[in-house]
């Protein structure tokens, strides 16, 4: 890279190095950044998948953080892309504008092949 199961409004930033774009795709927005942003390293921290203990028939539940990972602007930055409901305009071909639900797509974890 594939499937599957779980989350995803909550938390947590210093120093050093590069040096121009970055916020996953398109589109719209918006926003961050030459007062150094993204990304790289160190250091720290946050959280609690996994893991460790206690409980318990077992599941829940509680504690903790040494190890594997993960994260440390902004709701997965926010909308839209597929689907269904409601309202409203026009209008009889279908579109539009808003609001709600659902998918689906992206991330992470664990497990499987």
């Nucleotide at each position: 890279g594939a499937u599957u199961u779980a989350u995803a409004a909550a938390g947590a930033a210093g120093u050093g190095g590069c040096g121009a774009g970055a916020g996953a795709u398109c589109a719209g927005g918006c926003u961050c950044a030459u007062u150094a942003a993204c990304c790289c390293a160190c250091u720290g921290g946050c959280a609690a998948c996994c893991c460790u203990c206690c409980u318990u028939a077992a599941c829940c539940g509680g504690a903790g953080a040494a190890g594997g990972u993960g994260c440390c602007a902004a709701a997965u930055c926010c909308u839209g892309g597929c689907c269904c409901g409601g309202u409203g305009a026009a209008u009889g071909g279908a579109u539009u504008a808003c609001c709600g639900g659902g998918g689906g797509a992206u991330a992470u974890a664990a497990a499987u092949g």